[in-house]
RNA sequence: CGUGGCGGGCGGAUGACCGCCCCGGGGCCCGCGUCCGAGCGAUCGGGCGUCGGGAGCAUCCCGGGGAGGAAAGUCCGGACUCCGAAGGGCGCGAUGGUGGGUAACGCCCACCGCCCGGCCUGGUGACGGGACGGGUAGGGAAAGUGCAACAGAGAGUAAACCGCCUCCCCGGCCUUCGGGCCGGGGCGGUAAGGGUGAAACGGUGAGGUAAGAGCUCACCAGCAGGCCGGGCGACCGGCCUGGCUCGGCAAACCCCAUCGGGAGCAAGACCAAAUAAGGGGGCAGCGGACCGGUCGGGCAACCGCCCGGUCCCGCGGGUCGGCCCGGCCCGCCACCGACCCCCGGGUAGGUCGCUCGAGGCGUCGGGCAACCGGCGUCCCAGAGAAAUGGUCAUCCGGGCGCCUUCGGGCGCCCGACAGAAUCCGGCUUAUCGCCCGUCACGAAUC
Numbered sequence: 001c002g003u004g005g006c007g008g009g010c011g012g013a014u015g016a017c018c019g020c021c022c023c024g025g026g027g028c029c030c031g032c033g034u035c036c037g038a039g040c041g042a043u044c045g046g047g048c049g050u051c052g053g054g055a056g057c058a059u060c061c062c063g064g065g066g067a068g069g070a071a072a073g074u075c076c077g078g079a080c081u082c083c084g085a086a087g088g089g090c091g092c093g094a095u096g097g098u099g100g101g102u103a104a105c106g107c108c109c110a111c112c113g114c115c116c117g118g119c120c121u122g123g124u125g126a127c128g129g130g131a132c133g134g135g136u137a138g139g140g141a142a143a144g145u146g147c148a149a150c151a152g153a154g155a156g157u158a159a160a161c162c163g164c165c166u167c168c169c170c171g172g173c174c175u176u177c178g179g180g181c182c183g184g185g186g187c188g189g190u191a192a193g194g195g196u197g198a199a200a201c202g203g204u205g206a207g208g209u210a211a212g213a214g215c216u217c218a219c220c221a222g223c224a225g226g227c228c229g230g231g232c233g234a235c236c237g238g239c240c241u242g243g244c245u246c247g248g249c250a251a252a253c254c255c256c257a258u259c260g261g262g263a264g265c266a267a268g269a270c271c272a273a274a275u276a277a278g279g280g281g282g283c284a285g286c287g288g289a290c291c292g293g294u295c296g297g298g299c300a301a302c303c304g305c306c307c308g309g310u311c312c313c314g315c316g317g318g319u320c321g322g323c324c325c326g327g328c329c330c331g332c333c334a335c336c337g338a339c340c341c342c343c344g345g346g347u348a349g350g351u352c353g354c355u356c357g358a359g360g361c362g363u364c365g366g367g368c369a370a371c372c373g374g375c376g377u378c379c380c381a382g383a384g385a386a387a388u389g390g391u392c393a394u395c396c397g398g399g400c401g402c403c404u405u406c407g408g409g410c411g412c413c414c415g416a417c418a419g420a421a422u423c424c425g426g427c428u429u430a431u432c433g434c435c436c437g438u439c440a441c442g443a444a445u446c
Stems, first nucleotide, its partner, number of pairs: 001442010012395007020066007028054004032049007068417001072428002075426005080264004092260005097111005112138001113136005119130004139255002144253002146249002161194002163190003167186008202220006221245002223242008268352004278343005285313001287312007295304003314332007359378008396415008
C1' cells in the first nucleotide's frame, strides 16, 4: 500500500424557480369601545382596536413546522385500550453458563467455559504456559426411549478385512539329522501397524510377551471422589486417592428450571342525520233541526233503524303577520294502530384517543461497560388512504479517459437502500460510497 474479518461513525451542502401537507393569525359577520364626518335630533356613514363572540376552512395574504438509519420485515419485549375478576391446574409455546442493565425482553454489557486463527515461549516427546483477534442456542447423555447417510470386517461393554504370532496339516528346498527356510490351508491368540469413517474403547516412552495389550511402571491428557485455597458467582488453582479410560447427538423425543390469559388504535371513548327492536305519552259529538232515499211497523196520520245532503251549535288541527276576536280549509265513536310527540338505540358523518415522550441536545457526577442520576436548554410530521416533490446552477465525494511543469488541470458518468400511519425499547434484513480503530493475509522496502 492492497484485500478480507470484526467494531464504530457519516448517509451530501448551498442557492434560485415551480409545487404539496399540517398548524396559527388576518381577510368575512355581530357586539363593545374609541375617533372622524353628516343631521336640530332620533340616527346614519366610515376608520381603528394586545377587546368579546360567531361563521368558515373554498380562494387570497402573513408566519411556523414537515421522514429514516433503517420509517422496512412485523420477529421479540413493553406502554395504552377493551374483553370476564386475570388467581390456580392441565395442555401448548418460548427461553436456558454467571453476574449486572432495563418498564420489559428471546435485547444489551461485563465476566466464565469451549472452539478457531496466526504469533511468542518451555519440553526428546505426548503435551504445557502466555498476550492478541474472531466465533459460541453454552441446563441435563452414570433417568428412560431413540438416531448415526456413505464408506467400512465392525457404530457400542461393538468389531479380526489386511497384517503380526503359537500350534496342527500339505508341498518344495536345505541340513551338522536336533531342525531350519519358503509357499498354501486350518483351529486359535492379538486392538501394536495398515485400511474405512465425522467418530473405532486414551497418548509418549520403557518393561513384558509366541505376538500383543494399562498386562506392569514413569510421565502426559482426561474422568470420578475427597481435602485445602481464591472468587458474589459461572468457575479457577493446588494436593491426595482410584488403572477408573467411561464415545457423540437434547438445533430428536424427553427430564428440570423460569416466563407467558386473549385480542389489538380497524384498540377504545364521546356526539349524532337515518332505520329496526323496545319503553312512555297523545288524539276531538254516539249534538240538534230540516230535506231526500231504502227497509220495517201501522187502516191512516205517523213512528223507528240505516244511508246521503244542507243549516246551526260544540270540539280538535291547520292557516290568515306575534296575540285576541273574526274569517277560510280539513276532521269528529276514533278503544287499537301502521298516525303524532318524547325516550331509547347508534348507521352515515364528526370529535377525541393523537403525539411532551421510559423524549432530543449540552454539561457534570457514578460505573470497566451496558446504563443510571443531577443541572441547563429545546419543542421536533400527526393529514386514518396518506403531503414531505421536481428542474437548474455551484460546491462536495467516487469511478473512467486524456493532458501534465507531477503541484494538478480538463471532459464524461455515478451519488445507493428506501417513505412515518397509536407510541416506545430491541433484533433481523436492504444499502452507491467515504472516514476511524483493531486483527489476519499478500506485495514492496528497510